A computed fold for a 476-nucleotide part of an RNA from an uncultured bacterium, annotated as small-subunit ribosomal RNA, 3' major domain.

Context: one part of a larger RNA
RNA sequence: UGACGGGGGCCCGCACAAGCGGCGGAGCAUGUGGCUUAAUUCGACGCGACGCGAAGAACCUUACCAGCGCUUGACAUAUACGGAAAAACCGCAGAGAUGCGGUGUCCUUCGGGGCCGUAUACAGGUGGUGCAUGGCUGUCGUCAGCUCGUGCCGUGAGGUGUUGGGUUAAGUCCCGCAACGAGCGCAACCCCUGUCCUAUGUUGCCAGCGAGUCAUGUCGGGGACUCAUAGGAGACUGCCGGUGUCAAACCGGAGGAAGGUGGGGAUGACGUCAAGUCAUCAUGCCCUUUAUCGCGCUGGGCUGCACACAUGCUACAAUGGCCGGUACAGAGGGCUGCGACCCCGCGAGGGUGAGCGAAUCCCAAAAAGCCGGUCUCAGUUCGGAUUGGAGUUUGCAACUCGACUCCAUGAAGGCGGAGUCGCUAGUAAUCGCAGAUCAGCAACGCUGCGGUGAAUACGUUCCCGGGCCUUGCACA
Numbered sequence: 001u002g003a004c005g006g007g008g009g010c011c012c013g014c015a016c017a018a019g020c021g022g023c024g025g026a027g028c029a030u031g032u033g034g035c036u037u038a039a040u041u042c043g044a045c046g047c048g049a050c051g052c053g054a055a056g057a058a059c060c061u062u063a064c065c066a067g068c069g070c071u072u073g074a075c076a077u078a079u080a081c082g083g084a085a086a087a088a089c090c091g092c093a094g095a096g097a098u099g100c101g102g103u104g105u106c107c108u109u110c111g112g113g114g115c116c117g118u119a120u121a122c123a124g125g126u127g128g129u130g131c132a133u134g135g136c137u138g139u140c141g142u143c144a145g146c147u148c149g150u151g152c153c154g155u156g157a158g159g160u161g162u163u164g165g166g167u168u169a170a171g172u173c174c175c176g177c178a179a180c181g182a183g184c185g186c187a188a189c190c191c192c193u194g195u196c197c198u199a200u201g202u203u204g205c206c207a208g209c210g211a212g213u214c215a216u217g218u219c220g221g222g223g224a225c226u227c228a229u230a231g232g233a234g235a236c237u238g239c240c241g242g243u244g245u246c247a248a249a250c251c252g253g254a255g256g257a258a259g260g261u262g263g264g265g266a267u268g269a270c271g272u273c274a275a276g277u278c279a280u281c282a283u284g285c286c287c288u289u290u291a292u293c294g295c296g297c298u299g300g301g302c303u304g305c306a307c308a309c310a311u312g313c314u315a316c317a318a319u320g321g322c323c324g325g326u327a328c329a330g331a332g333g334g335c336u337g338c339g340a341c342c343c344c345g346c347g348a349g350g351g352u353g354a355g356c357g358a359a360u361c362c363c364a365a366a367a368a369g370c371c372g373g374u375c376u377c378a379g380u381u382c383g384g385a386u387u388g389g390a391g392u393u394u395g396c397a398a399c400u401c402g403a404c405u406c407c408a409u410g411a412a413g414g415c416g417g418a419g420u421c422g423c424u425a426g427u428a429a430u431c432g433c434a435g436a437u438c439a440g441c442a443a444c445g446c447u448g449c450g451g452u453g454a455a456u457a458c459g460u461u462c463c464c465g466g467g468c469c470u471u472g473c474a475c476a
Base pairs, nucleotide, nucleotide: 001476002475004472005471007470008469009468010467011466012465013464015460016459019423020422021421022420023419026314027313028312029311030310031309032308033307034305035304042053043052064300065299066298067297068296069295070294073122077121078120079119080118081117082116083115088103089102090101091100092099093098106113107112124288125287127286128285129284133282134281135277136276137275138273140271145184146183147182148181149180150179151160152159153158164175165174166173190265191264192263193262195233196232197231198230199229200228201227205222206221209220210219211218236259239253240252241251242250243249316416320375321374322373323372324371325370326369332363333362334361337356338355342351343350344349382413387408388407389406390405391404392403393402429452430451431450432449433448434447435446
């Protein structure tokens, strides 16, 4: 000087408390351990691994296994020699890769270019080392800290500044002070959202006027309104009162759509964990080179199942289930695409194909809600696992191993032990919608979007994490 203390003081955070909903019990989904296996590819391991890399494992992907093949190689550059285009199409053999046979053919400023074969240098490696590395990332932590120049103090390590008195979300600001200044952080500048103004109105809108329809901004028209796209205004403790050290600031008030950081996002200081990643990529060294380490292919595996854990979904019902009727979103996506109307099918879906490269057309129905009916506490008209049968669809192909539909079957489950998690407001809870990936889909995941919409916070003694000062120390 740090780190540490079941030392002290001050202060924060859904840290506790107060409250609401869960998890831990059941079934299923997904990930992981373990076991199994020819292989069940690899990585990730307290928080900070375990719906994680994977925003899509039937083949492909694929890195694993078995078998069949190749060896200048699937890919790059160069030289020498030789050759004819190489593809594509057809036939035969084969599981295919591939092999054989046939058809079939370049450009050229004539140097050559493109292509194939042979040979040599070399290629190749998702082989090892994240404890050799770059880059990127997680975490403490959006915490309020981390430092420097000069000066001063100390033999020195170092200290001072950065401590102190107030204050703040903040090393935020004020005052004081052997310090005076400065940098990286904080804040602001950026984006979204909340109010208003101006401009512009098509594909958007429809108050007033006119036309038309069973009906609809449908048409003429209009720019008021909504909305869209730009540009601006607005919030600054600016104003008033009180407290305070005549300060910073705090408390209350006015005005205002909004008030003391308005709400949300992006933004992550010096560093810590030899944290993670050599399998995104790059890269040193090591290893391999007719190969258990490169390349191609077929099939299998990554989906195995006595079990254990993690994250979710669906429930156990009446604030509910089922049936009929009827409202109201936002944000997205669409040409190898989204696909209306109509017809067929109980349905998944099929037929047809209007319109739309989309504020125009389509996906599209939002759902919870509201109105009416029914069920009456029962393992039930709750719950839907499992299994049998019949189908639809994507795809070369759904046996291993897709999703969906219909009929039948109807399991566990009576609100869950010890323990444990999230959340302070348009939040939790609850309800649906969209998108990426994607032929299809194991999505109940993830990322967004809106609808309905709470309860509680006395307080900081205690648990956890953190900041500042101080003290002890046998630790560095």

RNAcentral holds the full RNA, with entries from ENA and SILVA. The prediction has a mean pLDDT of 86.